[in-house]
RNA sequence: AGAGUUUGAUCCUGGCUCAGGAUGAACGCUGGCGGCAUGCUUGACACAUGCAAGUCGAACGAGGUAGUAGGAAUCGUAAGAUUUCAACAACUGCAGUGGCGGACGGGAGCGUAACACGUAAGAACCUGCCUAUCGGAGGGGGAUAACAAAGGGAAACCUUUGCUAAUACCCCGUAAUGCUGAGGAGCUAAAGGAGAAAUCCGCCGAGAGAGGGGCUUGCGGCUGAUUAGCUAGUUGGGGGGGUCACGGCCUCCCAAGGCAACGAUCAGUAGCUGGUCUGAGAGGACGACCAGCCUCAUUGGGACUGCGACACGGCCCAAACUCCUACGGGAGGCAGCAGUGAGGAAUCCUUCGCAAUGGGCGAAAGCCUGACGGGGCAAUGCCGCGUGGAGGAAGAAGGACUGUGGUUCGUAAACUCCUUUUCUCAGUGAAGAAGAUCUGACGCGAUCUGAGGAAUAAGCACCGGCUAACUCUGUGCCAGCAGCCGCGGUAAUACAGAGGGUGCAAGCGUUAUCCGGAAUGAUUGGGCGUAAAGCGUCUGUAGGUGGUUUCGGAAGUCUAAUGUCAAACCCCAGGGCUCAACCUUGGGUAGGCAUUGGAGAACUCCGAAACUAGAGGACGGGAGAGGUAGAGGGAAUUCCUUGUGAAGCGGUGAAAUGCGUAGAGAUAAGGAAGAACACCGGUGGCGAAAGCGCUCUACUAGGCCGUAACUGACACUGAGAGACGAAAGCUAGGGGAGCGAACAGGAUUAGAGACCCUGGUAGUCCUAGCCGUAAACGAUGGAAACUAGGUGCUGUCAAAAACAGUGCCGUAGCUUACGCGUUAAGUUUCCCGCCUGGGGAGUAUGCUCGCAAGAGUGAAACUCAAAGGAAUUGACGGGGGCCCGCACAAGCAGUGGAUUAUGUGGUUUAAUUUGAUGCAACGCGAAGAACCUUACCAGGGUUUGACAUGUCUAGAAGGAUGGUGAAAGUUAUCCGUGUCUGUUUUUAGGUUUCUACCUAUUACUUAAACUAGAACACAGGUGGUGCAUGGCUGUCGUCAGCUCGUACAUUGAUGCGUAUGGUUAAGUCCUGCAACGAGCGCAACCCUCGUUCUUAGUUAAAUGUACUCUAAGAAGACUGCCAGCGUAAGUUGGAGGAAGGUGAGGAUGACGUCAAGUCAGCAUGCCCUUACACCCUGGGCGACACACGUAAUACAAUGGCCAAGACAAUAGGAAGCAACUCUGUGAAAGGGAAGCAAAUCGUUUAAACUUGGCCUCAGUUCGGAUUGCAGGCUGCAACCCGCCUGCAUGAAGUCGGAAUUGCUAGUAAUCGCCGGUCAGCCAUACGGCGGUGAAUACGUUCCCGGGCCUUGUACACACCGCCCGUCACAUCGAGGGAGCAGACGUGUGUCGAAGCCGUUAGCCUAACCUUUUAGGAGGGCGACGUCUACACUCAUGUUCGUGACCACGCUGAAGUCGUAACAAGGUAUCCCUACUGGAAGGUGGGGAUG
Repeated sequence: AGAGUUUGAUCCUGGCUCAGGAUGAACGCUGGCGGCAUGCUUGACACAUGCAAGUCGAACGAGGUAGUAGGAAUCGUAAGAUUUCAACAACUGCAGUGGCGGACGGGAGCGUAACACGUAAGAACCUGCCUAUCGGAGGGGGAUAACAAAGGGAAACCUUUGCUAAUACCCCGUAAUGCUGAGGAGCUAAAGGAGAAAUCCGCCGAGAGAGGGGCUUGCGGCUGAUUAGCUAGUUGGGGGGGUCACGGCCUCCCAAGGCAACGAUCAGUAGCUGGUCUGAGAGGACGACCAGCCUCAUUGGGACUGCGACACGGCCCAAACUCCUACGGGAGGCAGCAGUGAGGAAUCCUUCGCAAUGGGCGAAAGCCUGACGGGGCAAUGCCGCGUGGAGGAAGAAGGACUGUGGUUCGUAAACUCCUUUUCUCAGUGAAGAAGAUCUGACGCGAUCUGAGGAAUAAGCACCGGCUAACUCUGUGCCAGCAGCCGCGGUAAUACAGAGGGUGCAAGCGUUAUCCGGAAUGAUUGGGCGUAAAGCGUCUGUAGGUGGUUUCGGAAGUCUAAUGUCAAACCCCAGGGCUCAACCUUGGGUAGGCAUUGGAGAACUCCGAAACUAGAGGACGGGAGAGGUAGAGGGAAUUCCUUGUGAAGCGGUGAAAUGCGUAGAGAUAAGGAAGAACACCGGUGGCGAAAGCGCUCUACUAGGCCGUAACUGACACUGAGAGACGAAAGCUAGGGGAGCGAACAGGAUUAGAGACCCUGGUAGUCCUAGCCGUAAACGAUGGAAACUAGGUGCUGUCAAAAACAGUGCCGUAGCUUACGCGUUAAGUUUCCCGCCUGGGGAGUAUGCUCGCAAGAGUGAAACUCAAAGGAAUUGACGGGGGCCCGCACAAGCAGUGGAUUAUGUGGUUUAAUUUGAUGCAACGCGAAGAACCUUACCAGGGUUUGACAUGUCUAGAAGGAUGGUGAAAGUUAUCCGUGUCUGUUUUUAGGUUUCUACCUAUUACUUAAACUAGAACACAGGUGGUGCAUGGCUGUCGUCAGCUCGUACAUUGAUGCGUAUGGUUAAGUCCUGCAACGAGCGCAACCCUCGUUCUUAGUUAAAUGUACUCUAAGAAGACUGCCAGCGUAAGUUGGAGGAAGGUGAGGAUGACGUCAAGUCAGCAUGCCCUUACACCCUGGGCGACACACGUAAUACAAUGGCCAAGACAAUAGGAAGCAACUCUGUGAAAGGGAAGCAAAUCGUUUAAACUUGGCCUCAGUUCGGAUUGCAGGCUGCAACCCGCCUGCAUGAAGUCGGAAUUGCUAGUAAUCGCCGGUCAGCCAUACGGCGGUGAAUACGUUCCCGGGCCUUGUACACACCGCCCGUCACAUCGAGGGAGCAGACGUGUGUCGAAGCCGUUAGCCUAACCUUUUAGGAGGGCGACGUCUACACUCAUGUUCGUGACCACGCUGAAGUCGUAACAAGGUAUCCCUACUGGAAGGUGGGGAUG
């Protein structure tokens, strides 16, 4: 610091997501040790049990225990023992009186939006204990608890009577430095205890201090305006009361105030802060632990005591709940520490100790202390350590992968040597203790020493991109993954497992939440023409901002000092635990607030004075559809009347409805009515906008130019507010010619609720009101200043210049681009409005406005990962321009109808093998299915195989004859033993003096081919996938295109080159140009034909130096020449020439498209292996209601038949072509047979044609299907299922509906011939060959296809695209809803506990007083009153839940109906409005151009 994700690609806008850090966390897997921290975030839910606040005997009385010394009694001789009594001092002391404490410490965060908190100040206050000071403590009195007795009660506890003490209580005296009061004056206190004593601890009054507390104020910190008005003790004053204290704190009276857009009130949420987390910072989020403050203690209310409470472990009352009960009545409050239940994803031990620190009481010892110090549990977090170190290649075994060679885990292991942190055992042993002694829970502690032995110790996540890390296997859109993009449909680096790797490590991942990245709420630091976003326009209030100069002030501003912002935390420098975490000492900046100074150099501000450049006013001039009202005018339309006139008019793509012989339409004259104002008319004018158009008049507003003698900042903007505001619409009254929603009819159509036509109501018009919206647009708020120009128009002006407007082009600059550009979207300033992903939705709900329609304001749940802007390349268009093509047109011949052949679909079948399916499948693969082929079916068989290679054994090979069988096969017997090489064995012969050599033979060995057998590697597969592929092919298309390098343009995709203008068959060539060159295509080079020449020549009945023949090589044609046009390229015409403008034909097929075709030509990943392989027989591929394609033959006279006659070329020929001849009805076929391996022989008579004859328009002498009979050929074999011949038979068919095909010259048409495949042939096919031999083309409007340019696009799987709405089904979400139910708030009323306060005729009453059988003062109880909690009732509001039913929205698989939008989307689209329709939608009115 960024990255992924919208697109075919690009730039931008914009959201979503990720990488980082953090946590009081939880979950999953795993888990060695230590230190330091942390540990109910949920139910302020309910709590068993134990403990958490007591202490003081030196305040007091009684009691108890032991003791001391003593008295008395009894026993005993005595010592002594026992009992008892009172005293003493000591100890203890349950309970009680009294004092202090219990208001601290500890817990929790319900409530609280508040002076609660933070910060800075303040005045009208209180303060026990503590510190220090000044004084004082004299004299009396009456009670009471405990206790005892009696009584009641289950208990809790209570009542009566009697006794008693005090530092408990009371009275008197004393009294100021205290209090009250204007003052005279008045009022106000006390307690003792301990000690042998000194003395100490207490007590009372007073004013100080310290610390603590109460109160007041400025400022600061949440959300909502779909909460806009709130407030009656409310705001203030006077009197009074009350409080420690000010105060409406309370009360009576008076006044009518107070708060609020700088957000009152209301609602929601929330303890606040120091700080914590994050961030570069500014900020944002949070408020666990630690610390400060506040609030609370089951819920609500209340007071008492006290220095302090309205009191967590106190009291009273009410309520809920729990417990005890003898049913009468009582008891309780863990949000203290542990612990239990419950809730929850989730949070610990019913531990030790007061040794330390601190607290309470006490004179002290001491007691108490779940505060605290420790330990326990938990990887919850942070920090530290370890799980060994060195050597060690046979690179072990094993795993995984593999190209089979190897690679990798990997020096990793084993093995050798070493070490002992940790671990186990044993020993030792500080500090924490606080001036001497004692005192340690932790603690069998830390630390240290020794022994033992590598021993006790590694996991988790990830590996498609982001993001570090890759392979195999399994699975097969299944199972699953996923943070985003997305992965998985048979080769998954994305699922699962494995091997390997990467990252972190006693942890690792996931989930949740916060900050960051996010400049994605933008102060730092964003925007608003088209992406979301400028109010429809103007006036103007508050507010914000504001020209020049001078003086003064000093609020802002700058600066200094002081105080403060607790400590902790953060930062810096040190120190202590071995380090670190952790602990600790010291220090500091910045910043906030307050106070006091200073600066006035600058700016803002405030006050004063002045100025004229802003603004306004005055005068002069002049333009204009500016507004309102009135008057007038003509053209047109419709209607009415009359005349003329006679059959149609009208309307459309074509029609019809409609009008018309009752006289339309047409024409002429006259009349009536309403509405609108032609031409001029114009990116001309005016107006704030909406808007404004005949002429004249009246009234009236604004702007412009000029002048410079006026005022003197008077200005700009403008939240709320107000005014105006097209069309449609509404109300009332008029008016109504034309037009015209709705409606009716006619058409169109599958339908047509539309487009078109005929009618037609509201409306359109006027008057008076309402509505308040539009694509109300320049999609551009207003004002001011500055920043090149050029060129039109309007106004002013004599003209120019200048000024004011209105347009175009354009520089700098800006912009994602398009574009804007002195009329800014440039550079700056001020003010206002608005935006923050798409959808849901401008919807719901609430409120305001409206007669209504509706307008304004305006969400959420849920859902998606995009939605969007500009530009680019394509593709497409029922867009445009140019051009081409047998594309149309002009012609010729056909197809579609018939019969047959053939292919296909469908159907059938055991099988009818299979592929090909618009053009570009269908006489196609197949240049030839009776068996074979053959892939299919049935049956019979084989298993290293029908075929290949390798190993071993045996045998040469091979042949013959049987059995069985449909054959394949299986089985039996016999014959046969070869050839080559080598060795040398046997024998024989030859040569030689011998060795030796040669020939023949025998034996052995070996090799090759072949045969048989065996085992295994393997063979084999026309099995699947052409959507895994190679190769090949079709098609667009023989169309003229497709690209590259460098340069240039652009942010970029891309463009340019390859756009212009000509020309061409052509991106062919020329011209021009920010392009210059080049490549693949075009053309040419190649082949055939046409002309000539040269050379050579087999063949020919013969001759032949020739040729019209053959085959090799040349020549020839290049717009070369002439003329016209043209810059040129070129084009038109002509000449010559066999041929003229690529001479004709062929071969040749650019980049690419169609997941086009082919796994069945071949190759190949997957699958089968006694079968999906192989062999055989038979069948099938030839089926047949039907449909389609391609052909053949015809329907006849341009013909058919008979007879005679003439003229080709290609091609093939030995398992062949076959002359000729004979048989035969036979061009069937057969017998014989010459010639020919071919320019020699033969196939081979070409036919149409010509001549002559017959037929005479008919289902025929046309046509030949079908069928019967006879015969022939091929072949093991013609039944399924061949071909040919002869005789006989003689079907449909009389030129073919809609539709559709081919062809532009030696072409179409027509005629025959040949070949391949092949035993034969279903060939009418296919491929060639020649013969005869036309017609037509004006031309490019239209159909089809193509090319180039341009335009629009919401398409990019690219129009076979995209996409809208209703309906039906399902899930989900929210809304309305007769109602129902709950919670909370507010208000009125009723009731009214406890309690304070007040009153008091009743009852009771020790202290004081008196004139004392008693009375008084005072007190208590009771009663009454005000206030008042709970409760109840009524009304109202807020909120939550539920609800038959209703309507909506999102999302879903391939549903239904249409086709509204995107192209001119087939009626241009869209906005507002009204009506209308199954639905998208349609129509009317006005508006926009997107």
Background
RNAcentral holds the sequence, with entries from SILVA. This is a predicted structure of a 1490-nucleotide RNA (small-subunit ribosomal RNA) from Sphagnum balticum. The source organism's lineage runs through Eukaryota, Bryophyta, Sphagnophytina, Sphagnales and Sphagnum. It matches the Rfam family "Bacterial small subunit ribosomal RNA". Model confidence (mean pLDDT): 84 of 100.